[in-house]
Context: one part of a larger RNA
Molecule: large-subunit ribosomal RNA, half A
Organism: Bacteroidales bacterium
């Protein structure tokens, strides 16, 4: 460490409940709002943070009703309260009802902020309070009424996509959908024929239901899209204007004195309303006339319903148990056995039920009573010809809507032009025309049957039960995320009852345990019911430290336990023997290919219509109703309904005919029918359309958000240390006729130089689960400019912006971000969940904008049907392959011989001829080719007969598939290189989809096809020394390389080499002496010739390579010389004694021989375990047999059962069919449970299995047999989805290397808190004050879970209390910029968009104005002291014309350079006041430390600046759209004036600052506090900036806000009023205001980034670089 087992921890499945959801259903209501809604924000309680309630009259307040004892909400507890005089709770009406919000006095960044007028409080002012005061529109100017806005679906109307389908797309679809807008109602819309229709007939508004019918049509005639008529129901209703005539009244005009008329126009009134036409009008007839009655409102009544209630029947007892409702005995009620509760399961305990009654108050409905107002008489007969809807209607063009896509396109709409007819008239009937019919356009109202449910009330469910059921069962549209639109969780359960654990122990502890108590149980203790796994521990028993693994299985020894001590079980497992997970995809995966860290729990072929095929039942030449309907026990059931659908008759293109009919002349042929079985309905399989098994895009569109980031415009405002250079102008000298030019000076320009801050980002390194979603360091560019940067604004997605890089638009850009159509679509990729049993593929052809995809055929399956089929032998066919042939064709084609004939070379004058190792035709000899040659030509294979065997194998019909990526290896071929584990055909075969033996392993290579069990058995391949089952087996070779070996094909080979070694075989040499050694010879002409410098046997060449001597010697076989010489060899002689040489075949070895672990398992192999030949045994599979058993099919048999016998037969992916199991839920009939269901766990036993049963312990309330019926019905895997919990691991990292050591202290506990002491570090900051932003973090105390990357006593963390005090500071009550918002106006399908005027809006403008010192634990220019200022009133003086929303002025402005002034604070030096002071020594005429000071305000007017500047008088004026004394302008005339630091006051600050009590802490050194007291001292000098002066001045060119304050002036208008100036009194509103400025803000973080403005000691230095430093903060939270 493992295995068990046993106890635990973690951690929430399981069960098992339900307060909450979902889906109906039936009745209600169907709106609320200026009388201020919906929604909020803010308060409201004795103590109150959330929720409810309510509104300041505030968890409430009046009144009536109703109940009847408690109450003051969720919600305790403690205080105090109400209540029988009737609370509290319920109902009805009513008061109140703060602010926002249509918001409505006016503005505004919702809940705020600012007004006018009256009245009241008020002595006046401020202030405060109540009330009115928005806009349109209607109307009459009033008074008035009405809109406005919010709300689910439903209606109608405007506008109006895309994805997507068509397997691409443009016409179509998708879809007139989804969005969007506008408007309305309880419904909306349509509606009273210029209809439908037929063709000799009809019908009578509209809506909806069925149905016609997926039919006529429509349609790139494709995808698809689809009517009406008519029938059967629901409901069910009709009517009122214009005109014509008559008349009234107003207006014009016009005649007329006038009355009145005539004309027109408008307005009313009476008339009148339609098709067989009608009414007016003339002229006739009849009739009626106020009463009844209709209609609609009102106001009473009745009654019925709703809003509160009220009565309501009927049980006890004994056992169990913590309890009864259980069980058991006996009882009772019932118009009430619906359901909920109650300590288990209750008709009689409780609410309830059936059922029966109730309202002072409201509503509503009926009905009725009275009563306003309206209506309420015409019909008909003849004439007449005056009226019956004009820019209409039809027509053209160009759309759009009708199912109808321009089409033969009618019918309706709508822009444009163009235009009628009036009853002898129009329009329509699907062009168009007659006839016929059928109706009156261009005017208008209408209830019902229909659609929908945010919302009240009652109910219901073969719907969820906490990952489910809405997102939300819990304080949820909540927390969190996002700038925003928007997105969006997670979380239920003690118990009957809190009886929620007194009291003691441990411990620092209110932490967290142990007793005690309580209860039926604490193993029910609040992290509270069960309490499973993953994970972690703990004890025990076995095992485990020589051993090598998909960890199991199989056998199996010890060892422990049980045990009736026997037999066996239980645990463990020493050793052995085989064994390379699971899923996917795949020709093939242990594959190093995909997927999955592990548990749980969730997670994927449904449902709806339609047709199709199958079973299954009804009924049958017939079968079925649908919508309504009725009827009950009412979401059902019966019952009615015969519209209508299929079927019964076909045939044809119709016309048509018809058991036929079409083509045809046809009585011919021929095609399709004819010969009867269908419908309805349940359920299954498979299809279409619907998202259609689930999950997955990239994308397209249509509505909104978004310039806090960034990109660029506006607008207002800030910022750039020093240093360096030296334009142009300009002085002044020189110089010129004047010029130009030159010097010097002065000058200060520049997209100038250097360099900080800033803004940037060149280059390395670092960083890369960082410190940072881009940063550090060092190093680099700009740094007066096209600079950089606060504020405020603008531009918005095919859109914006872009000094342009496809960049940038919130961490996102070749088209943001949200939501939505939407489940777009995905021929694509993953994943699809229990068992068992039978069959069993495919990877081929053919087509495809088709190739990884479909269609059709082909292979599988199931069912029906007929009755064929397979191989085998045996005969009979046809046939041109393999093979061979080629004087047999067609073509090819070597090699000799011959050589027509051609070429070449010689000669020649020519011609003729000669010679060629060249070509070459043809003939001959030899050889010998072919898929597209064939004189031949098999085997196989094919088709037929015919034997016996085989037993459903065949075909054909209809249901269901899946395959169409194929793969090795043999033979045939093509292809390539006669390469490939290539490719591509055929034929087989195997792997695919097939387990096992064998081959070391090793899809396809050999053997051989697994129903199941067996410590039976025989064999196949291969094997029998061991590993390792059988032979150390027999005979007889070989091989010496440990081999090309140890099985074969492939691969690992070859060519060549060689006295390796064995057979076979042929020549030849040998006792006349071979073969090999040794020993001696190997000559001579001659140095052959020739060549050559030389050539001599050996440099070439030539040859009758002769010839002599020899026993033999080549005109030489090598080396060798310059050439010779030399040394050999052939050859011969001796010597030596027996064999010797050469060649050729064939085993078996050898070298060539060459990749990467020792690597061809090991030992080993001459006495083979190697090989070769031959024998005789054996082992060896899941094969093939033996006993058993199960399952299918077939036959026959009977007793007819899945019963019995016989056979055969049961490998299996994709796939078909069959048969069960197991979940949940329902419905019958019941069972089972506190004496203990469910769920967890653990044994036993059963079933092939999926799974059942029995019982123990758990648990403490439900569970469920059978026979049915219904599904959210089975999980291992989708880089699934949530929660848990491992690993890695006690590992990496604790976020700037500016640092920390001692010492005390408080504590349970100190490296970190506090206090001293030393030490480090910034110090243009890492200090200090502001704005932004943020929102309590600020003081104090108490605390330490969790937060601080560590610990913690500490905190910006928890819990408490406290802190913010302004006429002056900011900001409003002032102004206006950019922009935004808009009374008029404009434009636009609608929403909306523009806009003068106005308002609103600071970043500026004006301000109109405060300072020093003090003081709290925490605020101070706010409080206190003391000194100031500003507006307003009022009062009083003195003068005066005063007066604006009008005029004038004024406010009022760029850059950039110089030179001045010159404070405070700084520095140094002097003086002075105070104070301190020395370890050893010395020094006190010394050192060293503080201080020596001052603000607004008021005065005054200095240095300076300014002279083109400014004051002022007077006169004239035609301009400042009216006026004017102002202002401009013009003319005289008299002045110095404006601005201003500085300075004086303020000022004796009773301050600093000495001394210092009380008191308090103390480590006894000291600290803390400050009462009171006392009070000094320079207005020195030098330095030198900046601020200021100053809206100053110079230069320049790009020429640089607006309005209000302020100040003149007049209109109107007032002139007891009103202003001005001075004095005094009184008033002076709201918000901010703590506290951080970076650990408090932006960046998820207490983050090395980012953030705008202001001060800025000192040395040294130009300098704000840079080093050290002060005040001051820190030492960076291990």
């Nucleotide at each position: 460490g493992g295995c068990a087992c046993a106890c635990g921890g973690c951690g929430g499945a399981u069960g098992c409940c339900u307060u909450g959801g979902c889906u109906c259903u039936c009745g209600g209501a169907g709106g609320c709002g200026a009388a201020g809604a919906a929604g909020g924000a803010c308060g409201u309680g004795a103590u109150a943070a959330g929720c409810u309630g309510c509104g300041a009259a505030a968890a409430g307040u009046u009144g009536c009703g109703g109940c009847g004892a408690g109450c003051g909400g969720c919600a305790a507890a403690u205080g105090c309260g109400c209540u029988a005089c009737g609370a509290c709770c319920c109902g009805c009406a009513a008061a109140u009802a703060u602010c926002c919000g249509a918001a409505u006095g006016g503005g505004g960044g919702a809940a705020c902020c600012c007004g006018u007028a009256a009245c009241g409080g008020c002595g006046c002012g401020a202030c405060c309070g109540u009330u009115a005061c928005a806009c349109a529109c209607u109307g009459a100017u009033a008074u008035a009424g009405u809109g406005a806005g919010c709300c689910a679906a439903c209606g109608c109307g405007g506008u109006g996509a895309a994805c997507u389908g068509a397997a691409a797309c443009a016409u179509c679809u998708a879809a007139g959908u989804a969005g969007c807008c506008g408007c309305a109602g309880g419904a909306a819309g349509a509606g009273a024929a210029a209809a439908u229709a037929a063709a000799u007939a009809a019908u009578g508004a509209u809506u909806c239901c069925g149905u016609a019918a997926g039919u006529a049509g429509u349609g790139g005639c494709g995808a698809g899209c689809g009517a009406a008529c008519g029938c059967g129901g629901a409901a069910g209703a009709g009517c009122c204007c214009a005109a014509a005539c008559c008349g009234a009244u107003g207006a014009u005009g016009u005649g007329g004195u006038a009355a009145c008329g005539c004309a027109u126009c408008a307005u009313c009134g009476g008339g009148g309303u339609u098709a067989u036409a009608g009414g007016a009008c003339c002229a006739g007839u009849c009739g009626c006339u106020a009463a009844c009655g209709a209609c609609c409102g009102a106001u009473g009544a009745a009654c019925a319903g709703a809003u509160a209630g009220c009565g309501g029947a009927a049980c006890g007892a004994c056992g169990u148990g913590g309890a009864a409702a259980c069980g058991u005995c006996g009882g009772c009620c019932a118009a009430a056995g619906a359901g909920g509760g109650u300590g288990a399961c209750a008709g009689c305990c409780c609410c309830g039920u059936a059922u029966g009654c109730g309202a002072a108050a409201u509503c509503c409905g009926u009905u009725u009573a009275u009563u306003a107002g309206u209506c309420a008489a015409g019909a008909u007969u003849g004439g007449c010809a005056c009226c019956u809807g004009a820019g209409u209607a039809a027509c053209c063009c160009g759309g759009a809507g009708c199912a109808c896509g321009a089409g033969a396109a009618a019918u309706u709409c709508c822009g444009g032009g163009c235009g009628a007819a009036u009853u002898c008239u129009c329009g329509a009937g699907g062009a168009c025309c007659a006839c016929c019919u059928c109706g009156a356009a261009a005017g208008g109202c209408u209830a019902a049957a229909u659609a929908c449910u945010a919302c009240c009330g009652a109910g219901a469910g073969a719907c969820c039960g906490a990952u489910a059921g809405c997102g939300a069962a819990c304080c949820a549209g909540u927390a969190c995320c996002g700038u925003g639109a928007g997105g969006g969780a997670a979380a239920g359960g003690u118990g009957a009852a809190a009886a929620g654990a007194a009291c003691c122990c441990c411990g620092a502890a209110c932490a967290g345990g142990g007793g005690a108590g309580u209860g039926a149980a604490a193993a029910a203790g609040a992290c509270c019911c069960u309490g499973a796994a993953a994970c972690c521990g703990u004890g025990u028993g076995c095992c485990u430290a020589c051993a090598a693994g998909c960890g199991g299985u199989c056998g199996g020894a010890g060892c422990g336990g049980c045990g009736u001590u026997a037999a066996g079980c239980c645990g463990u497992g020493a050793c052995g023997g085989c064994g390379u997970g699971c899923c996917u995809u795949u020709u093939g995966c242990a594959u190093a290919a995909u997927g999955a860290a592990c548990c749980u729990a969730c997670g994927a072929g449904u449902c709806a219509u339609c047709g199709u095929c199958g079973u299954u039942g009804g009924c049958g030449a017939g079968g079925c109703u649908a919508a309504g309907c009725c009827a009950c026990u009412c979401a059902g059931u019966g019952g009615u309904g015969g519209a209508g659908c299929c079927g019964g008759a076909g045939c044809g293109a119709a016309a048509g005919c018809g058991a036929g009919u079409c083509c045809g002349a046809a009585c011919a042929g021929g095609g399709c029918g004819u010969c009867g079985a269908g419908u309805c309905a349940g359920c299954g399989g498979g299809g279409a359309u619907g998202g259609a098994c689930g999950c997955g895009a990239a994308a397209c569109c249509a509505a909104g958000u978004g310039a806090u980031c960034u990109a660029c415009c506006c607008u207002u405002g800030g910022g750039c240390a020093g240093g360096c250079u030296g334009a142009a102008g300009g002085a002044c000298g020189g110089g010129u006729a004047a010029a130009a030019c030159c010097g010097u000076c002065u000058g200060g320009a520049g997209g100038g130089c250097c360099g900080a801050a800033c803004c940037g980002g060149u280059a390395a390194g670092c960083g890369u689960u960082g410190a940072a979603a881009a940063g550090c360091u060092u190093u680099c560019g700009g740094a007066u400019g096209a600079c950089c940067u606060g504020a405020g604004g603008g531009u918005a997605g095919g859109a914006g912006u872009g000094a342009a890089a496809g960049g940038c638009c919130a961490a996102u850009c070749a088209a943001a971000c949200u939501u939505g159509g939407a489940g777009a679509u995905a021929g694509c990729u993953c994943g699809u969940a229990c068992u068992c049993c039978c069959c069993g593929a495919a990877a081929u052809g053919u087509a495809u904008u088709u190739a990884g995809g479909u269609g059709c055929a082909g292979c599988c399956u199931c069912g029906g049907g007929u009755u064929a089929g397979g191989g085998a032998u045996a005969c009979g066919g046809a046939g041109g392959u393999a093979g061979a042939g080629c004087g047999a064709c067609u073509g090819a084609u070597a090699g000799g011989a011959u050589g027509c004939g051609a070429g070449g070379g010689c000669u020649u004058c020519a011609c003729c001829g000669c010679c060629u190792a060249u070509c070459a035709a043809g003939u001959c000899c030899u050889g010998a080719c072919a898929a597209a040659c064939u004189c031949c030509g098999a085997a196989u294979g094919c088709c037929g007969u015919a034997u016996a065997c085989c037993g459903u194998u065949a075909c054909c019909c209809g249901g269901g598939a899946g395959u169409a990526a194929g793969g090795g290896c043999g033979c045939g071929g093509g292809u390539g290189c006669u390469a490939a584990g290539g490719u591509c055909c055929g034929c087989g075969u195997c792997c695919g989809a097939g387990a096992g033996a064998g081959g070391a392993a090793c899809a396809a290579c050999u053997c051989a096809g697994a129903c199941c069990a067996u410590c039976g058995g025989c064999u196949a391949a291969g094997g029998c020394c061991c590993c390792c089952a059988a032979a150390u087996u027999c005979g007889g070779g070989c091989u010496a390389a440990g081999u090309u070996g140890a099985a074969g094909a492939c691969a690992a080979u070859a060519a060549c080499g060689a006295g390796g070694u064995a057979g076979u075989u042929u020549c030849g040499c040998a006792g006349a002496g071979a073969c090999a050694g040794c020993u001696a010879g190997g000559a001579u002409g001659u140095u052959g010739g020739c060549u050559u410098g030389g050539a001599a046997g050996c440099a070439g060449c030539c040859a009758u390579u002769c010839a002599u001597u020899u026993a033999a010697a080549g005109a030489g076989u090598g080396c060798g010389u310059a050439a010779c010489a030399g040394c050999u060899c052939a050859c011969u002689a001796g010597u030596c004694g027996a064999g010797c040489g050469a060649g050729a075949c064939c085993g078996c070895g050898u070298g060539g021989a060459u990749a990467a672990u020792a690597a061809u398992c090991g030992g080993g192999c001459a006495u083979a375990a190697g090989u070769c030949c031959g024998g005789u045994g054996c082992c060896g599979a899941a094969g093939c047999c033996a006993u058993g058993g199960a399952a299918u099919c077939u036959a026959u048999a009977c007793u007819a059962g899945u019963u019995a016998u016989a056979g055969a037969u049961u490998g299996g992916u994709a796939g078909g069919g069959g048969a069960g199991c197991a979940u949940u839920c329902c419905g019958c009939c019941g069972u089972c449970a506190g004496a203990g269901a469910a769920u967890a766990u653990g044994u036993g036993g059963c079933g092939c299995g999926a799974g059942c049963c029995a019982u123990g312990u758990u648990g403490g309330a439900g569970a469920u047999u059978g026979c049915g019926g219904a599904a959210a019905a089975g999980c291992a895997a989708a880089u699934g989805u949530a929660g848990g919990u491992a690993u890695a691991a006690g590992u990496a990292a604790c976020g700037a290397u500016a640092a920390a050591g001692g010492g005390g202290g408080c504590g349970a506990g100190a490296a970190a808190c506090c206090c001293c002491c030393u030490c480090g570090c910034c110090g243009g900051a890492a200090g200090a004050c502001c704005a932004a932003g943020g929102g309590u973090u600020c003081c104090u105390g108490a605390u330490c879970a969790a937060c601080g990357c560590u610990a913690a006593u500490c905190g910006g963390a928890u819990c408490a209390g406290g802190g913010u005090c302004a006429g002056u500071c900011g900001g409003g009550a002032c102004c206006u910029a950019a922009c935004g918002c808009g009374c008029a106006g404009c434009c636009g399908c609608a929403a909306g968009g523009c806009g003068g005027a106005g308002c609103g809006g600071a970043u500026g403008g004006a301000a109109g104005a405060a300072a020093c010192g003090g003081u709290c634990a925490a605020c101070a220019u706010u409080c206190c002291g003391u000194u100031a200022c500003u507006g307003a009133u009022a009062a009083u003086a003195a003068g005066a014309u005063c007066g604006a929303c009008g005029c004038g002025g004024g406010g009022a402005c760029g850059g950039a350079g110089a030179a001045g002034u010159g404070a405070c604070a700084c520095u140094g030096c002097c003086g002075c006041g105070g104070g301190c002071u020395g370890a050893c020594g010395g020094a006190a005429u010394a050192g060293c430390c503080c201080g020596u000071u001052a603000a607004a305000g008021a005065g005054u007017g200095u240095a300076g600046g300014u002279a083109a500047a400014u004051g002022u008088u007077c006169g004239g004026u035609a301009g400042g759209g009216a006026a004017g004394u102002c202002c401009g302008c013009c003319g005289a005339g008299c002045g110095u004036g404006c601005c201003g630091a500085a300075c004086u006051u303020g000022a004796c600050a009773g301050u600093a600052c000495c001394g210092g009590a009380a008191u308090c802490c103390u480590u006894c050194g000291g600290g803390a506090g400050g009462a009171c007291g006392g009070a000094a001292a320079g207005u020195g000098c030098a330095g030198g900036u900046a601020a200021u002066c100053a809206g100053g001045c110079u230069c320049c060119c790009a020429a640089g806000a607006a309005a209000a304050a302020c100040c003149g002036c007049u209109a109107a208008g007032a002139a007891u009023a009103u202003g001005u100036u001075a004095u005094u009194a009184u008033c002076a509103c709201c918000c901010g205001u703590a506290c951080c400025g970076a650990a408090a803000c932006c960046g998820a973080c207490a983050c090395a980034g980012g953030u705008g403005g202001u001060c800025a000691a000192g040395u040294a230095g130009a300098a704000g670089a840079u080093a050290c430093a002060a005040a001051g903060g820190c030492g960076c939270u291990c």